C1' cells in the first nucleotide's frame, strides 16, 4: 500500500427515553441512559434525500409547489483521515 472483520486485546462513540439549558422550529449542548455502531471519526461551500421556518413569491389557503434561511454525517453515494487482528 491494497483486502479483509473471527467469539482477541485494549480502548472509542452513544439510539429511544429522562432532566437541564439553548433554538419559532427541526435540532442542538451538557448529564444520566444504551438500541446499535469498525469509521456511528471529519465534511452539510460534492450530489441526492428527509425534516424545519414568526422569511420571501405566488394564491382562496397556514396545503402543495418554487425561492431563501437552517437541521440531519446514527438516510445514501463521494471525498479526507485514523486504532487493532488477519491475509
Nucleotide at each position: 500500500c491494497u483486502c479483509u472483520g473471527a467469539c482477541a486485546a485494549g480502548g472509542g462513540c452513544a439510539a429511544a427515553c429522562c432532566g437541564u439549558c439553548g433554538g419559532u422550529g427541526a435540532c442542538g449542548g451538557c448529564g444520566g441512559g444504551g438500541c446499535g455502531c469498525a469509521a456511528a471519526g471529519c465534511c452539510a461551500a460534492g450530489g441526492g434525500g428527509u425534516c424545519u421556518c414568526g422569511g420571501g413569491c405566488g394564491g382562496g389557503a397556514g396545503c402543495a409547489g418554487c425561492c431563501g434561511a437552517g437541521a440531519c454525517a446514527g438516510c445514501c453515494c463521494a471525498g479526507c483521515u485514523g486504532c487493532c487482528g488477519g491475509a
Molecule: c-di-GMP-I riboswitch aptamer
Organism: Gemmatimonadota bacterium